[in-house]
RNA sequence: UGAGGCGGCUGGGCGACCGCACCGGGUGACCGGUGAGGAAAGUCGGGGCUCCACGGGCAGGGUGCUCGCGAGAGGCGAGUCGCGGUGACGCGCAGGAGAGUGCCACAGAGAACAGACCGCCCGCGGACCUUCGGGACCGCGGGUAAGGGUGAAACGGUGCGGUAAGAGCGCACCAGCGCCCCGGGCGACCGGGGCGGCUCGGUAAACCCCACCCGGAGCAAGAUCAAAGUCGGGAGACGCCCGUUGGUCCUUUCGGACCCUCCCGGGGUAGAUCGCUCAGAUGGAUGGUCGCCACCUCUCGCACGAGAGGUACAGAACCCCGCUUACAGGCCGCCUCACCAU
Numbered sequence: 001u002g003a004g005g006c007g008g009c010u011g012g013g014c015g016a017c018c019g020c021a022c023c024g025g026g027u028g029a030c031c032g033g034u035g036a037g038g039a040a041a042g043u044c045g046g047g048g049c050u051c052c053a054c055g056g057g058c059a060g061g062g063u064g065c066u067c068g069c070g071a072g073a074g075g076c077g078a079g080u081c082g083c084g085g086u087g088a089c090g091c092g093c094a095g096g097a098g099a100g101u102g103c104c105a106c107a108g109a110g111a112a113c114a115g116a117c118c119g120c121c122c123g124c125g126g127a128c129c130u131u132c133g134g135g136a137c138c139g140c141g142g143g144u145a146a147g148g149g150u151g152a153a154a155c156g157g158u159g160c161g162g163u164a165a166g167a168g169c170g171c172a173c174c175a176g177c178g179c180c181c182c183g184g185g186c187g188a189c190c191g192g193g194g195c196g197g198c199u200c201g202g203u204a205a206a207c208c209c210c211a212c213c214c215g216g217a218g219c220a221a222g223a224u225c226a227a228a229g230u231c232g233g234g235a236g237a238c239g240c241c242c243g244u245u246g247g248u249c250c251u252u253u254c255g256g257a258c259c260c261u262c263c264c265g266g267g268g269u270a271g272a273u274c275g276c277u278c279a280g281a282u283g284g285a286u287g288g289u290c291g292c293c294a295c296c297u298c299u300c301g302c303a304c305g306a307g308a309g310g311u312a313c314a315g316a317a318c319c320c321c322g323c324u325u326a327c328a329g330g331c332c333g334c335c336u337c338a339c340c341a342u
Base pairs, nucleotide, nucleotide: 001338002337003336004335005334006333007332008331009330010329012293013292014291015290016289017288018287020035021034022033023032024031025030037313041324042323044322045321046320047319048318049218050217051216052215060214061213062212063211064210065079066078067077068076069075080094081092082091083090084089095209096208100207101206102203103202104201117148118147119144120143121142122141123140124139125138126137128135129134156174157173158172159171160170161169175199177196178195179194180193181192182191183190184189222274223273224272225271230266231265232264233263234262235261236260246259247258248257249256250255294311295310296309297308298307299306300305
């Protein structure tokens, strides 16, 4: 200098005027104060709070490497392992395939305790050639997983031996698996050594197994007060005056039925208040205009400059902790790679 990686911050500023909501002061006119976000968003996870339910098991669902933090979480931090990148770094639905079951498209002969299509080798038979050593063809029977071919994947790799040809059949090294030991780490795990049989495929965002966790609904939750109407009970001369002791009907009377007015009580509808908050509405305020400045784009202009337009994503409704998603522009820090100079 160029190209990148990671993290953090900011999210136009000042002033004037007119408004809105709440709070405080004032008898009042009015005055003073406060008033959106990093995500207020999506409503995805967890919790507080509220109501309901509450014996146990099964079923069902969720989570899934380790340690720590945390009220908890599918959260965060630091690590381990795997994959990608030259690197800074990024990504990971990261338990178990040696408990069992299932599946593995297409292609291919064969896809899981496999498989003879071509090839290679042996034997027998037929027929051909021959320099008589043998060679080559066809058919049948057998051996062979070394070679070819198919596939994402073909039952370890390389080499030597071995063999009719071959084969972990034998050996050496390597890879992988299991067990044991030593060292490091709290741990996941890492490094090293030895032994073993010699080799075992993948898939659990397939069933399943293992470990841990999980009651339901949600602030329109819910609580308090409480018209009208309704149900039950009671009263209707008695402060004074008047009067047939509310009215109508039945009844000789006692009394009964219905209606009117008032009172008490029940439950609780409309409604109101609380829940509801140092933003705090309760149909939901947080807005608008103008001036100057900053930045960006376009046009004019040699230039100084002038004009026009624009300044992201988005807007609380019970609260908190997280996650995810959106975001114009600007600023800062650390780190990596390449090249150049000293």
Molecule: Bacterial RNase P class A
Organism: Actinomycetes bacterium